Molecule: Glycine riboswitch aptamer
Organism: Hyphomicrobiales bacterium
RNA sequence: UCGACCUUGUUGGGAGAAGCUGGUCGUUCGCGAUCAGUGCCGAAGGAGCAACCGCCCCGGAAACUCUCAGGCCAAAGGACCAGCAAGGGGCA
Numbered sequence: 001u002c003g004a005c006c007u008u009g010u011u012g013g014g015a016g017a018a019g020c021u022g023g024u025c026g027u028u029c030g031c032g033a034u035c036a037g038u039g040c041c042g043a044a045g046g047a048g049c050a051a052c053c054g055c056c057c058c059g060g061a062a063a064c065u066c067u068c069a070g071g072c073c074a075a076a077g078g079a080c081c082a083g084c085a086a087g088g089g090g091c092a
Stems, first nucleotide, its partner, number of pairs: 001092001005088009018038001020037007039072003045068001046066003052060002
């Protein structure tokens, strides 16, 4: 000096599945909140399996599986991707 990679902030992108049924409350009578039920979704988080990290131990490990949690018009949220900024940063 360059830069993989990691963290944080910010900007942009970002899927799926009920505008379901009933009760209660509120209401500007359009609907909203909440509780229960049925059906459904996977991409917050969580859990499981294990291809793989040359082999054993340790450790790690998916967008696969589950659906506890969350969600099922829009909005919001959203794994993940990209840009920018700051910090860390083996090695060369």